Two RNAs folded together computationally: RNase P RNA and transfer RNA, 443 nucleotides in total. The coordinates come from a structure-prediction model, not an experiment, and the mean pLDDT is 78.
RNA sequence: CGAGUGGCCUGGGCGGCCGCUCCGGGGCCGCGAGGCGCCGGGGAGGAACGUCUGGACUCCACGGGUCAGGAUGGUUGCCAACAGCAACCGGUCGCGAGGCCAGGGAAAGUGCCACAGAAAACAAACCGCCGCGUUCGCGCGGCAAGGGUGAAACGGUGCGGUAAGCGCGCACCGCGGUUCCGGUGACGGAACUGGCAGGGCAAACCCCAUCCGGAGAAAGACCAAAUAGGGAGCGUUUCGCGGCGAGACCCGCGCCCACAACGCUCCGGGUAGGUCGUUCGAGGCCGGCCGCGAGGUCGGUCCCAGAGAAAUGGUCGCCGCCUCCCGCAAGGCGAGGGCACAGAAUCCGGCGUACAGGGCCGCUCGCAUC
RNA sequence: GGGCGCGUAGCUCAGUCGGUAGAGCAACUGGCUUUUAACCAGUAGGUCGAAGGUUCGAUCCCUUCCGCGCUCA
Numbered sequence: 001c002g003a004g005u006g007g008c009c010u011g012g013g014c015g016g017c018c019g020c021u022c023c024g025g026g027g028c029c030g031c032g033a034g035g036c037g038c039c040g041g042g043g044a045g046g047a048a049c050g051u052c053u054g055g056a057c058u059c060c061a062c063g064g065g066u067c068a069g070g071a072u073g074g075u076u077g078c079c080a081a082c083a084g085c086a087a088c089c090g091g092u093c094g095c096g097a098g099g100c101c102a103g104g105g106a107a108a109g110u111g112c113c114a115c116a117g118a119a120a121a122c123a124a125a126c127c128g129c130c131g132c133g134u135u136c137g138c139g140c141g142g143c144a145a146g147g148g149u150g151a152a153a154c155g156g157u158g159c160g161g162u163a164a165g166c167g168c169g170c171a172c173c174g175c176g177g178u179u180c181c182g183g184u185g186a187c188g189g190a191a192c193u194g195g196c197a198g199g200g201c202a203a204a205c206c207c208c209a210u211c212c213g214g215a216g217a218a219a220g221a222c223c224a225a226a227u228a229g230g231g232a233g234c235g236u237u238u239c240g241c242g243g244c245g246a247g248a249c250c251c252g253c254g255c256c257c258a259c260a261a262c263g264c265u266c267c268g269g270g271u272a273g274g275u276c277g278u279u280c281g282a283g284g285c286c287g288g289c290c291g292c293g294a295g296g297u298c299g300g301u302c303c304c305a306g307a308g309a310a311a312u313g314g315u316c317g318c319c320g321c322c323u324c325c326c327g328c329a330a331g332g333c334g335a336g337g338g339c340a341c342a343g344a345a346u347c348c349g350g351c352g353u354a355c356a357g358g359g360c361c362g363c364u365c366g367c368a369u370c
Numbered sequence: 371g372g373g374c375g376c377g378u379a380g381c382u383c384a385g386u387c388g389g390u391a392g393a394g395c396a397a398c399u400g401g402c403u404u405u406u407a408a409c410c411a412g413u414a415g416g417u418c419g420a421a422g423g424u425u426c427g428a429u430c431c432c433u434u435c436c437g438c439g440c441u442c443a
Stems, first nucleotide, its partner, number of pairs: 001366010012319007020043006027036003045341001049352002052350005057216004069212005074088005089103001090101004104207002109205002111201003126147002128143006155173006174196001175194008220276004230267008240257001242256004283302008320339004324334001325332002371442007380395004389426001397413005419435005
């Protein structure tokens, strides 16, 4: 210098004017609820996003266990917890730095493996090879080494052996078992041994181990209008061939009465509305110590959005960057436009996804030079 | 803000324990008819919403995105 690989940071800046929202202080107006100025302070993100996850918190349910259902799946750690993270192990890709892996069990059982192929896993033989017989068409028997099919064919390569062959025998490799050594462990290594002890799929059912009660801030708690409706009490009215005063009938009078209607008072539930939950938290920053690391611990310091149809904006000036234009170029008080992705809504931990441009660090390979 | 579901031909839908995707209507061609409709025969049309992964093989199983719909005061 070129090519590559792993990680981190940033994500327009400054100022003027006019606004928006929250908090604190104080002023004026108003009986009050409240309203309007002033001063000071705070006011989007690394993803606030998707809602894929784990919790906090709240309500409901709940004696324990099992089953069902769901999630996770190398090991050891970290963490409040996790499907997250770190270190390590194994596999695989890369010359390498490094990348990727849902990475337990297929000799517990069941199932599937289309087409092709003899055969897709009790087994079996299409072309072949070999032996015997032959009426030369073939028949019987042996073999699974070779060909062919397929994504995948019952250990691989080689030598010996054989009628031809076959772990039939042997060497190496792979695999299983036992013992020993190293490691907390996943696992690794060595020795001995077994002639192979039987394909793939568990993001098929399933088995094993571990974990999981349900719902979610529209959770939930409190205060509480108007209207309608519910309950209680009181009053008035109405009603009757009603009852009583009054022994029979009629009229009149007085008193009493369920139900109903109306009025008043009170009670309780819910709605509108309001308040809380609501932002001090597994919190941020700096430093020491422990740890390879994720992280832990100690000390100091800071308070840092909390609206409710929802604020965080508009405009002007200067600068930065991008695009366009002019210029051979350096460059140009040049021109218009733009400044990625996106935008809080109970709060944290992660994951995933989107992202113009800029900056920094570690490492690898190649070439050149010293 | 939370929960649930669905994307397959132009339209409406099938397709489930994975094996090269179908029906009805519509379209086109031919026949029948004086002609049209109806009817009969035939044809074409699909990256199964997108991208990855598991598998020999994915519409189907898993993950992440994109779009749409329903629902809860």
Description:
Rfam match: Bacterial RNase P class A. The family's RNA type in Rfam is ribozyme.